[in-house]
Molecule: c-di-GMP-I riboswitch aptamer
Organism: soil metagenome
RNA sequence: GAUAAGAGCAAACCUGGGGCGACCCAGGGACGCAAAGCCACGGGACCCAUUCUUGUGGGUCAGCCGGGUUACCGAA
Numbered sequence: 001g002a003u004a005a006g007a008g009c010a011a012a013c014c015u016g017g018g019g020c021g022a023c024c025c026a027g028g029g030a031c032g033c034a035a036a037g038c039c040a041c042g043g044g045a046c047c048c049a050u051u052c053u054u055g056u057g058g059g060u061c062a063g064c065c066g067g068g069u070u071a072c073c074g075a076a
Stems, first nucleotide, its partner, number of pairs: 001073001008033002013028006031063001037069003041066003044061007
């Protein structure tokens, strides 16, 4: 970060499986993505338990934002 080239990922939905749940995994499928690779560090959303009223504990989301970290191609 270009209407370049080559590759990559894969939302909704469907099928099968896992989880109390948020959600995850595999296959199909493409709405999109220049980090839609990786990390829950800050904020946020959501789930479960507890507390008894807004806290505490444990989780989920990296395709909500920020940050960290690694990386392909490359014109002006």